A computed fold for a 79-nucleotide RNA from a marine sediment metagenome, annotated as c-di-GMP-I riboswitch aptamer.
Of the family's consensus pairs, 89% are formed in the model.
[in-house]
RNA sequence: AAAAGGCGAACUAUCUCGAAAAAAUAGGAAGCAAAACCACCGGUCUAAAGACUUGUUCAAUGACAUCGGGGUUGCCGAA
Numbered sequence: 001a002a003a004a005g006g007c008g009a010a011c012u013a014u015c016u017c018g019a020a021a022a023a024a025u026a027g028g029a030a031g032c033a034a035a036a037c038c039a040c041c042g043g044u045c046u047a048a049a050g051a052c053u054u055g056u057u058c059a060a061u062g063a064c065a066u067c068g069g070g071g072u073u074g075c076c077g078a079a
Stems, first nucleotide, its partner, number of pairs: 006032002011027004030066001036072003040069003043064003050058002052055001
């Protein structure tokens, strides 16, 4: 530091997915060389089971890898 290819935030719609958070699908294009994979540590979201002090309380075994750290693998690099 070129070109090709890859991924796809916010937002919108759908959802005969889910308790919810969220996910998925279609559109979208802020960005990303690990914005690929893994919830191991911290953090965040939700709060079903359950708990009691019965409160919009607590509670992760649910979710977020595009919140930070860590681990594993890994494309091109031309003139």
The coordinates come from a structure-prediction model, not an experiment, and the mean pLDDT is 85.